[in-house]
Molecule: SAM riboswitch aptamer (S box leader)
Organism: Anoxybacteroides voinovskiense
RNA sequence: AACUUAUCAAGAGAGGGGGAGAGAACUGGCUCGAUGAACCCCAGCAACCUGCUUUUGGAAGCAAGGUGCUACGUCCAGCCAAAUGGAAACCAUUUUGGGAGAUAAGGG
Numbered sequence: 001a002a003c004u005u006a007u008c009a010a011g012a013g014a015g016g017g018g019g020a021g022a023g024a025a026c027u028g029g030c031u032c033g034a035u036g037a038a039c040c041c042c043a044g045c046a047a048c049c050u051g052c053u054u055u056u057g058g059a060a061g062c063a064a065g066g067u068g069c070u071a072c073g074u075c076c077a078g079c080c081a082a083a084u085g086g087a088a089a090c091c092a093u094u095u096u097g098g099g100a101g102a103u104a105a106g107g108g
Stems, first nucleotide, its partner, number of pairs: 003106006013042001015041003021032003026078004043070003047067003050063005074100001079097001081095005
């Protein structure tokens, strides 16, 4: 790395550095960015692990040590199916599932 389980509608700066891009890949959209993007530091948040407290349990609260995270529902969609609207559509909207991705713990 493969693989397994769980979660992904909440939360998080008017700081310093940096200097043109960014939002996972591909496609189509739509946004953010010199009123400074990515990235680094500080700061913050509290998803999982961890520690402590409460509880019969479920779970809740506190802390912030290990990861992580800090525009837009995983920014939206793309594959199948169902429902509604429509004369109909490879149309529009909504919903479930799947796939992919991200994070944590395990694994190795």